[in-house]
RNA sequence: UUUUCAUCAAGAGAGGUGGAGGGACCUGGCCCGGUGAAACCUCGGCAACCCUCAGACAAAGGUCUGAAAGGUGCUAAUUCCAGCAGAACGUUAAGUUCUGGCAGAUGAGAA
Numbered sequence: 001u002u003u004u005c006a007u008c009a010a011g012a013g014a015g016g017u018g019g020a021g022g023g024a025c026c027u028g029g030c031c032c033g034g035u036g037a038a039a040c041c042u043c044g045g046c047a048a049c050c051c052u053c054a055g056a057c058a059a060a061g062g063u064c065u066g067a068a069a070g071g072u073g074c075u076a077a078u079u080c081c082a083g084c085a086g087a088a089c090g091u092u093a094a095g096u097u098c099u100g101g102c103a104g105a106u107g108a109g110a111a
Stems, first nucleotide, its partner, number of pairs: 001111008013043005021032003026083004044075003049071002052067006079103001084100006
């Protein structure tokens, strides 16, 4: 990098360095930001994907529940919202809601 599967409405911030951008990309919105953005560092925290441990169940592959030492991840706003397709409502409108898709993120496996 490609690919498979799972998840994405919950949850969790202080300090230091830094000095103008940031919310993935494009478009349109809407937000955050000199009361200090990105990035980096330190210390916390959240969660439970992998590992590990304990318990229950199962003929077994395993499944469920709990813990959180280790490997990741995350720690404004639903993945901030929309874009494509369909459905419902609506006046064949504007628009709203829902479902799916696309894209993306993270984990585990494979190439």

Model confidence (mean pLDDT): 86 of 100. This is a predicted structure of a 111-nucleotide RNA (SAM riboswitch aptamer (S box leader)) from a Clostridiales bacterium. The model forms 97% of the base pairs in the Rfam consensus.